The RNA shown here (transfer RNA) has 73 nucleotides and comes from a Methanobacteriota archaeon.
């Protein structure tokens, strides 16, 4: 330099024919306990990497850029 994959919550990840942003763990609160753990209930937490395009509407489609991983040279 070229090619491919990848970027979504604090962490690990799911997601879709283009219209609701989610799960587990973690964290806060509550229940339970003598207390804790386990268990149960509940809540908070997100510019869906960035910029632009298409569209009535983009996490999703298109282009560019940035980061990570892998391959080739």
């Nucleotide at each position: 330099g070229c090619c491919g994959c990848u970027g979504u919550a604090g962490c690990u990840c799911a997601g879709u024919u283009g219209g609701g942003a989610g799960a587990g763990c973690g964290u806060g609160g509550g229940a339970c306990u003598g207390a804790a753990g386990a268990u149960c209930c509940u809540a908070a937490g997100g510019u869906c990497g960035c910029c632009g395009g298409u569209u009535c509407g983009a996490u999703c489609c298109c282009g560019g850029c940035c980061g990570g991983c892998g391959g080739c040279a």

It matches the Rfam family "tRNA". The sequence was found in a public genome assembly.